Predicted 3D model of RNase P RNA and transfer RNA as a complex of 431 nucleotides. It holds a member of the Rfam family "Bacterial RNase P class A". Rfam links the family to the GO terms ribonuclease P activity, tRNA processing and dimeric ribonuclease P complex. It is annotated as a ribozyme.
[in-house]
RNA sequence: CGAGUCGGCUGAGACGAUCGCGGGCACCGUAUGGCUAACGCCGGUGCGUGAGGAAAGUCCGGGCUCCACAGGACAGGGUGCCGGGUAACUCCCGGUGAAGGUGACUUUAAGGAAAGUGCAACAGAAAAGGAAACCGCCUUUGCUUUGCAAAGGUAAGGAUGAAAAGGCGAGGUAAGAGCUCACCGGCGCAUUGGAGACUUUGCGGCCUUGUAAACCCCACCCGGAGCAACAUCGUGGAAAGGCUUAACCGUUGUCCGCGGGCCUUGAGGAGAUGGCUUGAAUCCAGUGGAAACAUUGGAUCUAGACAGAUGAUCGUCGUUACAGAACCCGGCUUACCGGCCGUGUCGGAAG
RNA sequence: GCGGGCGUGGCGGAAUUGGCAGACGCACCAGCCUUAGGAGCUGGCGGGUAACCGUGCAGGUUCAAGUCCUGUCGCCCGCA
Numbered sequence: 001c002g003a004g005u006c007g008g009c010u011g012a013g014a015c016g017a018u019c020g021c022g023g024g025c026a027c028c029g030u031a032u033g034g035c036u037a038a039c040g041c042c043g044g045u046g047c048g049u050g051a052g053g054a055a056a057g058u059c060c061g062g063g064c065u066c067c068a069c070a071g072g073a074c075a076g077g078g079u080g081c082c083g084g085g086u087a088a089c090u091c092c093c094g095g096u097g098a099a100g101g102u103g104a105c106u107u108u109a110a111g112g113a114a115a116g117u118g119c120a121a122c123a124g125a126a127a128a129g130g131a132a133a134c135c136g137c138c139u140u141u142g143c144u145u146u147g148c149a150a151a152g153g154u155a156a157g158g159a160u161g162a163a164a165a166g167g168c169g170a171g172g173u174a175a176g177a178g179c180u181c182a183c184c185g186g187c188g189c190a191u192u193g194g195a196g197a198c199u200u201u202g203c204g205g206c207c208u209u210g211u212a213a214a215c216c217c218c219a220c221c222c223g224g225a226g227c228a229a230c231a232u233c234g235u236g237g238a239a240a241g242g243c244u245u246a247a248c249c250g251u252u253g254u255c256c257g258c259g260g261g262c263c264u265u266g267a268g269g270a271g272a273u274g275g276c277u278u279g280a281a282u283c284c285a286g287u288g289g290a291a292a293c294a295u296u297g298g299a300u301c302u303a304g305a306c307a308g309a310u311g312a313u314c315g316u317c318g319u320u321a322c323a324g325a326a327c328c329c330g331g332c333u334u335a336c337c338g339g340c341c342g343u344g345u346c347g348g349a350a351g
Numbered sequence: 352g353c354g355g356g357c358g359u360g361g362c363g364g365a366a367u368u369g370g371c372a373g374a375c376g377c378a379c380c381a382g383c384c385u386u387a388g389g390a391g392c393u394g395g396c397g398g399g400u401a402a403c404c405g406u407g408c409a410g411g412u413u414c415a416a417g418u419c420c421u422g423u424c425g426c427c428c429g430c431a
Stems, first nucleotide, its partner, number of pairs: 001347003006342005013317007021050002024047005033042003052322001056333002059331005064226004076222005081095005096110001097108004111217002116215002118211003134158002136154008166184002169181003185207002187204004193198001230274004239265005248260004281300008352430007361377003370414001379395005397404002407423005
């Protein structure tokens, strides 16, 4: 200098003027304002405050609330190398094995196929039964003897296929074959190291196809619904019960009775209030830990609507994305203009 | 908020125990028939010279994926 790796931070409008909106606090009673007996409400004025890193997708997990619930099992769903973190997780951290990259580094749905079942199209002799002989090779027999036929042996070679029952070399053999041996691979047993996944070394010819993101088996986990949850208040009306003469109206002129009336109760619905934002919170510092994270101390308070606010115009500068809260948190995933910082790696050149 | 389904040539729509993707219909193109048009009959019809690529998109499992799995985009439906 070039190329590339990993991680972190920021992330759009800023300033000024005018007008406006949601929430909060204070004040006003002459904005000569409206309602009320009053408190107060509406309102007015002032101050201060008001979207994100993803507020998104709703893919996981939890808090909270109501319902259900003695306990257990089945079904159903989820998770799946090992250790740790966490309120919990399909998340995070560290490690093991495997795969990719020259490397920094990255990816990993990675339990079990020797419990059982299913499937493996086409091609091929044979496709999972320790099977299968099409060509080839070898032996024997027969014959019409450059060969042909029959019986048998053979999985080394050819051919088919994604895959042909370990690979490769040597010995061996009639020809062959883990039949025997060396090396490599797998499996099992023992052993070294490790907390464990795993690993080191040795032994045993033990050699067993693939597929569980097919059914399944094993281990562990999971009750259901969701803030339109849920709780409180609740005018009027339906309905039920009571009061009856103190008073009034109707029913007959009077009395009783009845109806209106008065009082109480009143499911669900409209509506109102709470739930609602102080929280596994944020920032700073210390301590423990390799890290995720935990813990201690200090500081801070940071939208809370319910048809739903966070805006509009003008001027200057800039021009630049994805995008707008609705019960709340922890993750994951996805979208995204640009900028800044840091850590390694490879190549070239020069000293 | 909770839950379910769909995406295949220009259009509709087949292909579900994973095995040659596009059956069938419509439309379109060519030929025959007709003076001509329509109807009818016959053939063709995703892209590409071919290798090959093509089931919304990106990846994975498998010998093999429209089908199975994960993520994502779009559309539709149900409940409160």